[in-house]
Molecule: Bacterial RNase P class A
Organism: Gordonia hirsuta DSM 44140 = NBRC 16056
RNA sequence: CGAGCCGGCCGGGCGGCCGCGGCAACGGAACCGCGCGGUGCACCGCGCAGGCCGGAGUCGAGGAAAGUCCGGACUCCACCGAGCAGGGUGGUUGCUAACGGCAACCCGGGGCGACCCGCGGGAAAGUGCCACAGAAAGUAGACCGCCGGCGGCGGUGGACCGCGUGUUCACCACCGCGGGUAAGGGUGAAAGGGUGCGGUAAGAGCGCACCAGCGCCGCAGGUGACUGCGGCGGCUCGGUAAACCCCACCCGGAGCAAGGCCGAAGUCCGCACCGCUGGCCGGUGCGGGUGCGCGAGUGUUCGAGGACUGCUCGUCCGAGCUCGCGGGUUGGCUGCUUGAGGUACCCGGCGACGGAGUGCCCAGAUGGAUGGUCGCCGCUGACCCCGGUCAGCACAGGAUCCGGCUUACAGGUCGGCUCGUUCG
Numbered sequence: 001c002g003a004g005c006c007g008g009c010c011g012g013g014c015g016g017c018c019g020c021g022g023c024a025a026c027g028g029a030a031c032c033g034c035g036c037g038g039u040g041c042a043c044c045g046c047g048c049a050g051g052c053c054g055g056a057g058u059c060g061a062g063g064a065a066a067g068u069c070c071g072g073a074c075u076c077c078a079c080c081g082a083g084c085a086g087g088g089u090g091g092u093u094g095c096u097a098a099c100g101g102c103a104a105c106c107c108g109g110g111g112c113g114a115c116c117c118g119c120g121g122g123a124a125a126g127u128g129c130c131a132c133a134g135a136a137a138g139u140a141g142a143c144c145g146c147c148g149g150c151g152g153c154g155g156u157g158g159a160c161c162g163c164g165u166g167u168u169c170a171c172c173a174c175c176g177c178g179g180g181u182a183a184g185g186g187u188g189a190a191a192g193g194g195u196g197c198g199g200u201a202a203g204a205g206c207g208c209a210c211c212a213g214c215g216c217c218g219c220a221g222g223u224g225a226c227u228g229c230g231g232c233g234g235c236u237c238g239g240u241a242a243a244c245c246c247c248a249c250c251c252g253g254a255g256c257a258a259g260g261c262c263g264a265a266g267u268c269c270g271c272a273c274c275g276c277u278g279g280c281c282g283g284u285g286c287g288g289g290u291g292c293g294c295g296a297g298u299g300u301u302c303g304a305g306g307a308c309u310g311c312u313c314g315u316c317c318g319a320g321c322u323c324g325c326g327g328g329u330u331g332g333c334u335g336c337u338u339g340a341g342g343u344a345c346c347c348g349g350c351g352a353c354g355g356a357g358u359g360c361c362c363a364g365a366u367g368g369a370u371g372g373u374c375g376c377c378g379c380u381g382a383c384c385c386c387g388g389u390c391a392g393c394a395c396a397g398g399a400u401c402c403g404g405c406u407u408a409c410a411g412g413u414c415g416g417c418u419c420g421u422u423c424g
Stems, first nucleotide, its partner, number of pairs: 001420010012377007020060004026054003031051002033048006062395001066406002069404005074255004081313004086251005091105005106120001107118004121246002126244002128240003143185002145181003149177004154172007161164001193211006212236002214233008259334004266290010276279001292326007305317003341361005346355003378393007
């Protein structure tokens, strides 16, 4: 210098003016509220400052806030019962609140290399499937080829005699029938180890030697996945589990519209108290449930419906539930954002990560805030005519919070490493 590999960071900057949302020192007092007074109400006056109004100051999106895929915190439901069904995960050892995440390692594959990729348990428990092509696709298989047997026809050569269109023997070629053979050809993603020698009619792990694989045993190393070495067994066994299935481990359901409190009106049930007309009565309070009106069906201890999730059992609550029609309403506060928090320095660990202290940082909207404009600079594009003009600023944007994964992303920047060429 060229070509690459891996990881981190930034993702327009500075200033002026105006605006939006949270918190808020402080200030205000028309209305609501509260308190006091005018003997009660209305009303009036005074006070407080909770609602309300103003507001110095201060804070105000992201690396993915996104997809909502996985895991947890938190909340409610019998604090979540039993069994079945169902779902998920899948090399090993660790990390973590947990995970399908992450780290290191093992095995397999790719690259000269830095390094990258793997949905990585079991196919020798069983079942299913394997397109097209091909004879055959799984207890293999005979299309061509190769090799025997039987029959037929023909040719060549020999022998014999009765010398003929004769008989017989051997070999060769062809045809037919019925067999053997997995060496060779051909099909295919895949055809039941490879090479050689022996063997055979031809062949074949049929036998043997070596090699490869598998299984078992032993020794050595490692926490382990696994690796190395030696021996034995002809065992040679196809693929597929993101097909059923088997094995091991894990999983209760619903979700911040969770849930809680306040306000308003009606109604039902239970409990307590009071009243008298002593009842299936009325009133008050508390607790629980329920949106309102009309109609139909069904139910109240012979139990509707619900907690409860798919089913069965079981436990508990229990007076409503279902359908149709009509008219309305959809308020406020809380949960809420400081938490398994992040980050810099230090210590332990190869690493994920863990630990102590100190400093710094941390949005909380709901009509859903975080913007507009001007100046200078940066970058990109276009146009002129060589330094000006105009336009634009990647992907995208909180909604209970946190840890991950995945996806989108203009441009810039830093660090480590590999290969090649040349020079030193």